[in-house]
RNA sequence: CCGUGCUAGACGGGGAGGUAGCGGUGCCCUGUAACCUGCAACCCGCUAUAGCAGGGUUGAAUUCCGGCUUGAGGCGGCUCUUCGUGGUACCGGCGAUGACAAGUGGUGUUGAAGAUCAGGUCCUGCGCAACGGAGUCCGGUGAACCCCGCCAGGUCCGGGAGGAAGCAACGGUAAGCCGAAAACUUCGUGUGCCGCGGGGCAACCUGGUUGGAGCUAACGAUCAUGGCACGACCGGGGGGAGUCCGUCGAGGGACGGUGCACGG
Numbered sequence: 001c002c003g004u005g006c007u008a009g010a011c012g013g014g015g016a017g018g019u020a021g022c023g024g025u026g027c028c029c030u031g032u033a034a035c036c037u038g039c040a041a042c043c044c045g046c047u048a049u050a051g052c053a054g055g056g057u058u059g060a061a062u063u064c065c066g067g068c069u070u071g072a073g074g075c076g077g078c079u080c081u082u083c084g085u086g087g088u089a090c091c092g093g094c095g096a097u098g099a100c101a102a103g104u105g106g107u108g109u110u111g112a113a114g115a116u117c118a119g120g121u122c123c124u125g126c127g128c129a130a131c132g133g134a135g136u137c138c139g140g141u142g143a144a145c146c147c148c149g150c151c152a153g154g155u156c157c158g159g160g161a162g163g164a165a166g167c168a169a170c171g172g173u174a175a176g177c178c179g180a181a182a183a184c185u186u187c188g189u190g191u192g193c194c195g196c197g198g199g200g201c202a203a204c205c206u207g208g209u210u211g212g213a214g215c216u217a218a219c220g221a222u223c224a225u226g227g228c229a230c231g232a233c234c235g236g237g238g239g240g241a242g243u244c245c246g247u248c249g250a251g252g253g254a255c256g257g258u259g260c261a262c263g264g
Base pairs, nucleotide, nucleotide: 001264002263003262004261005260006259009058010057011056012030013029014028015027020047021046022045023044024043035055036054037053038052039051064257065256066255068253069252070251073248074247075246076245077244078242079241080240081239082238083237085235086234087233091231092230093228094227096225097224098223099222103219104218105216106215107214114210115209116208117207118206119205120204121203122199123198124197125196126195127194128192129191130189131188132187133186134185135184136183138179139178140177141176147172148171149170155164156163157162
């Protein structure tokens, strides 16, 4: 160096979770590697040589082992960002009220503030007017008898002359009803640019007199008070991003290492 037969090893690995810890089942990543059967999340099997039990393939190197390098992905942190949630009211913002009167305005020498007088708004009495109700007045109608007048016929009294009561018709009238609205009386009123008297006069309005330069506070500023919670701030939570840090790390790359027996 070649051949034959073996052995260690290998036949996937990793992350989070779970666990005292390890491995597995389930999830995720890697990506194809010659495994198969049974077991298992209120779980299964083990104990630092850390899945167990049974069977199979391969086997000293492309395949096993080691460190180096690269590195998917997971987890933790940090930073940024976003969305709810609880709170505070120092600051900004918003809206409210008040103060001030230097600013912008308005008003004022065609006279401000102030003072004073009168009137009005208010109360009360009376009057007038308006409107409404009722009544008087006026017209019409209006009584079988118990209203009036006149009373045909009929009735009654009388010897007679004559007399008497009296229905209907006719004429009239009372209450009542209807109407008309001029006048009058009376009562009333969510009435009145109405008149007269008295009261009141805090405030406002109007006018007169006086006065002689302010007045006002709409807007902006400032200050104060009390509010809202949009920003900000404090606490806690969810989502997203990261060329960042830490940790685990599949896969890739190059390098190195790897046993026994027999025969030639």

Predicted 3D model of a 264-nucleotide RNA (Bacterial large signal recognition particle RNA) from a Bacillota bacterium. NCBI's taxonomy places the organism under Bacteria, Bacillati, Bacillota. The prediction has a mean pLDDT of 76. Rfam family: Bacterial large signal recognition particle RNA. Rfam describes the family as follows. The signal recognition particle (SRP) is a universally conserved ribonucleoprotein involved in the co-translational targeting of proteins to membranes.